[in-house]
Context: one part of a larger RNA
Molecule: small-subunit ribosomal RNA, central domain
Organism: Pseudomonadota bacterium
RNA sequence: CUGGGCGUAAAGGGCGUGUAGGCGGUUAUACAAGUUGAAUGUAAAAUUCCGUAGCUCAACUACGGGUAUGCAUUUAAAACUGUAUAACUUGAGUCUGGUAGAGGGUGAUGGAAUUCCCGGUGUAGCGGUGAAAUGCGUAGAUAUCGGGAGGAACACCGAAGGCGAAGGCAGUCAUCUAUACUAAGACUGACGCUGAGGCGCGAAAGCAUGGGGAUCAAACAGGAUUAGAUACCCUGGUAGUCCAUGCUGUAAACGAUGUGCACUAGGAGUUGGGGAUUUCCUUGGCUCCGUAGCAAACGCGAUAAGUGCACCGCCUGGGGAGUACGGCCGCAAGGUUGAAACUC
Numbered sequence: 001c002u003g004g005g006c007g008u009a010a011a012g013g014g015c016g017u018g019u020a021g022g023c024g025g026u027u028a029u030a031c032a033a034g035u036u037g038a039a040u041g042u043a044a045a046a047u048u049c050c051g052u053a054g055c056u057c058a059a060c061u062a063c064g065g066g067u068a069u070g071c072a073u074u075u076a077a078a079a080c081u082g083u084a085u086a087a088c089u090u091g092a093g094u095c096u097g098g099u100a101g102a103g104g105g106u107g108a109u110g111g112a113a114u115u116c117c118c119g120g121u122g123u124a125g126c127g128g129u130g131a132a133a134u135g136c137g138u139a140g141a142u143a144u145c146g147g148g149a150g151g152a153a154c155a156c157c158g159a160a161g162g163c164g165a166a167g168g169c170a171g172u173c174a175u176c177u178a179u180a181c182u183a184a185g186a187c188u189g190a191c192g193c194u195g196a197g198g199c200g201c202g203a204a205a206g207c208a209u210g211g212g213g214a215u216c217a218a219a220c221a222g223g224a225u226u227a228g229a230u231a232c233c234c235u236g237g238u239a240g241u242c243c244a245u246g247c248u249g250u251a252a253a254c255g256a257u258g259u260g261c262a263c264u265a266g267g268a269g270u271u272g273g274g275g276a277u278u279u280c281c282u283u284g285g286c287u288c289c290g291u292a293g294c295a296a297a298c299g300c301g302a303u304a305a306g307u308g309c310a311c312c313g314c315c316u317g318g319g320g321a322g323u324a325c326g327g328c329c330g331c332a333a334g335g336u337u338g339a340a341a342c343u344c
Stems, first nucleotide, its partner, number of pairs: 004315003007298002012312001014201004021194003025088007033081002035077008049065006091191001092188004096183004103177007110154001115149007125136002162169002206247006216240001220236004258311006266289010293300002317344003326337004
């Protein structure tokens, strides 16, 4: 190289966009690069294979034949691939009318609750636990009523629901903005698929600067528990949690299932359109069951893990190790790429 794989055994890149590359719909004509046939030349000999002969046989040797799948030139074919030209509409896209949605950005605003502050009522406890204690409270707490401050999150609706490429997205209103679906036409005319590098997005934690700080809460302190208790439980509590700007670039970033297209029984629910209006038909999502088939089994089953095609990524025994060294990136933390000795 050929070959086998990637839901759970090793293995799908966190997600998109897109360069090179790979692959690519229908018709006609031309060319002949790939492709196929023929001819000629060449492809040293020895060797190998077949036949015959010579050494008394054999090894060995000689002669003849065959082989040498290749290359070059000439010539022929035109189905397929390619190239060029012309055309087509079914792939792809644009326009028009509608629809749904926590899709994204910005600004404004609402009520409940927690905490704190002020005032009233009121008196000895409150709080917490398995039980306690630390803690708070006669300098008047807890409870309750009124007023105020501030920050964060949005009960019910709420769902197997919806939207988004993924991460993710939820009070309400306004505004800016992106996408999807659907109905009937019109238009462009292969404009497509995938995508090494590149570029962008990317939870939480973390970092930098400046704000903010109600709650919760790493670290830390105290009280318990215990043989001990650097924990689990309790009382406190700082970073952080929130905002702006910049960085970090990782997750069980999971459907542990790459993207696109085509084909292959049905049934049920739900959500968004369209047509009928009694039931039903059609189309886009989400969820459950299930046929064939697949699978080691579990299970998957038109949203495939079935049957095929195109392209990318990745795997090759366990440990050493996602470590060392080097490169690149980062303020750092660290990330990314990524071995070997040795050992079983």